This is a predicted structure of a 72-nucleotide RNA (transfer RNA) from Pyxidicoccus sp. M6.

[in-house]
RNA sequence: GGGACCAUGGUUUCAACGGGAGAAUUCUCGGUUCGCAUCCGAGAGGUCCGGGUUCGAAUCCCGGUGGUUCCA
Repeated sequence: GGGACCAUGGUUUCAACGGGAGAAUUCUCGGUUCGCAUCCGAGAGGUCCGGGUUCGAAUCCCGGUGGUUCCA
């Protein structure tokens, strides 16, 4: 220098073919207990960035950034 793949709550991840962003864990509150732990319930928290297409984008297209990997 060129190619491929990836980027979703703090962390690990699901989301055919474009149409309600879900789970686990974490955190907060409550219940249970004499108390702690366990367990149960509720809540908080997310689509890497900028454009484009579309009635509608996590998803498709373009550019950028970062990561992994292959070639040189």